Transfer RNA from a Candidatus Saccharimonadota bacterium, 74 nucleotides, folded computationally. The source organism's lineage runs through Bacteria, Bacteria candidate phyla and Candidatus Saccharimonadota. The prediction has a mean pLDDT of 82.

RNA sequence: CGGGGCGUGGCGCAGUCUGGUAGCGCACACGGCUGGGGGUCGUGGGGUCGUGAGUUCGAAUCUCGCCGUCCCGA
Numbered sequence: 001c002g003g004g005g006c007g008u009g010g011c012g013c014a015g016u017c018u019g020g021u022a023g024c025g026c027a028c029a030c031g032g033c034u035g036g037g038g039g040u041c042g043u044g045g046g047g048u049c050g051u052g053a054g055u056u057c058g059a060a061u062c063u064c065g066c067c068g069u070c071c072c073g074a
Base pairs, nucleotide, nucleotide: 001073002072003071004070005069006068007067010026011025012024013023020057028044029043030042031041032040033039050066051065052064053063054062
């Protein structure tokens, strides 16, 4: 310098192809069971989807730039 993958609650990931207002597990808070802990069950909080712009009635999803990270090539 060229090509490609990834970036989504605290952590690990799905959702992207086919645009319709974001979900799962763990963790966390509260409550039930238990004498307590642990365990288990229930309820709940938490994310403007890396960033800037564009397209669209509508963008995590499509387009372009940039940033971070990983891989391949030179």